Transfer RNA from Candidatus Altarchaeum sp., 74 nucleotides, folded computationally.
The organism belongs to Candidatus Altarchaeum, within Archaea.
The sequence was found in a public genome assembly.
Rfam family: tRNA. By type it is a transfer RNA.
[in-house]
Formats: sequence, structure tokens, C1' cells
RNA sequence: GGGCCCGUGGGCUAGCUUGGAUAUACUGUUCGCCUUCGGAGCGAACGACUCGGGUUCGAAUCCCGGCGGGCUCG
Repeated sequence: GGGCCCGUGGGCUAGCUUGGAUAUACUGUUCGCCUUCGGAGCGAACGACUCGGGUUCGAAUCCCGGCGGGCUCG
């Protein structure tokens, strides 16, 4: 350099091929409740679609390019 695949909260993950309204669950952190105590249990809050452009009424999802990562060929 060529080909293929991937990129979603601090971590992990669903959703993508089938475009649809406030983006899913777990974990984590904080607060509260409960408890003899306890990060054991219960409740609440916080936090993400890698970037840019395009298509569309509407994009995490489709198209193009960039960046980053992995596999592979030379």
C1' cells in the first nucleotide's frame, strides 16, 4: 500500500441487514431509604451513538470521505 471487519456512558452490551418520536439492560459513581453493621436489599439521579459531509420529512442505522483499532495479502 490492497482487501475484509469493527468503533454506542467510566466498563460491558442491545438496537444497525427492517430509518421513526424521550437510545436498551447490566455494572459503576453519588444521594436517600432500610439494616445491629455492611458497596446485602430497595428507590432515585448522573453519563454515550469516533469525526465531517450527503440522502431523507426524519439517520446510531443508508451512502461517501477522514481518524483510530483488529485480521489478512504483498